About this RNA
Predicted 3D model of a 102-nucleotide RNA (TPP riboswitch aptamer (THI element)) from a Chitinophagales bacterium. The sequence was found by an Rfam model in a public genome assembly. Lineage of the source: Bacteria > Pseudomonadati > Bacteroidota > Chitinophagia > Chitinophagales.
[in-house]
RNA sequence: UCUAAACUUUAGGGGCGGAAAAAGUGUUAUACUUUUCCUGAGAAGGCACCCUCAACACCUGAUGCAGAUAAUGCUGCCGUAGGGAAAAGUUGAUACCUGCCU
Numbered sequence: 001u002c003u004a005a006a007c008u009u010u011a012g013g014g015g016c017g018g019a020a021a022a023a024g025u026g027u028u029a030u031a032c033u034u035u036u037c038c039u040g041a042g043a044a045g046g047c048a049c050c051c052u053c054a055a056c057a058c059c060u061g062a063u064g065c066a067g068a069u070a071a072u073g074c075u076g077c078c079g080u081a082g083g084g085a086a087a088a089g090u091u092g093a094u095a096c097c098u099g100c101c102u
Stems, first nucleotide, its partner, number of pairs: 001095001006090005011052004016046001017038003022034004058083003064077004
């Protein structure tokens, strides 16, 4: 001196499903609702959560494929795929350059 990474402020971009058991309503069967339950950062649209140049948000492909489950992106593949929203400041490893000493 520059950078990886991290943080702050402001501005912005997103997603929000499933229903076996349990409870309630109605009922021949069965259907509906849920403050109940499942997975998650977030699924009661919350001054919350996540993300902002990206191999960490999210969308497309997708009424996709495989495996689980009561069921569902629940998990994995697809995917270093294509698209995708930013500026300033603080701190700053490693590395490099210069000076001095030995």